The prediction has a mean pLDDT of 76. This is a predicted structure of an 83-nucleotide RNA (c-di-GMP-I riboswitch aptamer) from a Deltaproteobacteria bacterium. Of the family's consensus pairs, 89% are formed in the model.
RNA sequence: AACUCAAGUAGCCAAACCACCUGUGAGGGUGGGGCGGAAAGCCACGGGUCUUACUGAAUCAACAAGACAGCCGGGUUGCCGAA
Repeated sequence: AACUCAAGUAGCCAAACCACCUGUGAGGGUGGGGCGGAAAGCCACGGGUCUUACUGAAUCAACAAGACAGCCGGGUUGCCGAA
């Protein structure tokens, strides 16, 4: 010094659950909370899962519109240090 690679002290993020707000819904936001996380930062590009008021229709379906980055890949940026 690193395109490689331990750890998680300090610091960072924050699952379930609860309250309030928001959306038709999956979900999202804020606060509490803390299961976990070394990209649990960012991007729906591929796969996957989920939703759908309106629309078509009848239960249902969607090629349409969305959600999930803490499902798996991929892209991209970055912190700590050198075990």